The RNA shown here (transfer RNA) has 76 nucleotides and comes from an Ignavibacteria bacterium.
The sequence was found in a public genome assembly.
Rfam family: tRNA.
Its mean pLDDT, the model's own confidence on a scale to 100, is 82.
RNA sequence: CGGCGUGUAGCGCAGCCCGGUUUAGCGCACUACUUUGGGGUAGUAGAGGUCGCUGGUUCGAAUCCAGUCACGCCGA
Repeated sequence: CGGCGUGUAGCGCAGCCCGGUUUAGCGCACUACUUUGGGGUAGUAGAGGUCGCUGGUUCGAAUCCAGUCACGCCGA
């Protein structure tokens, strides 16, 4: 320098190909309550995201397009 892949909640991931009507979900973790003498376990409820960033296309973008950043792999 070129190519490819990944980036979504505190952590790990799904959703993307084929754009839409559920308000972006799942597990763990977290908070409150119940349970217990207390803790753990279990149960119920809840909080937490502007989908790496910027711009574009569109009536509508996590999803399509362009640029860019970070990390990883391959090549030179």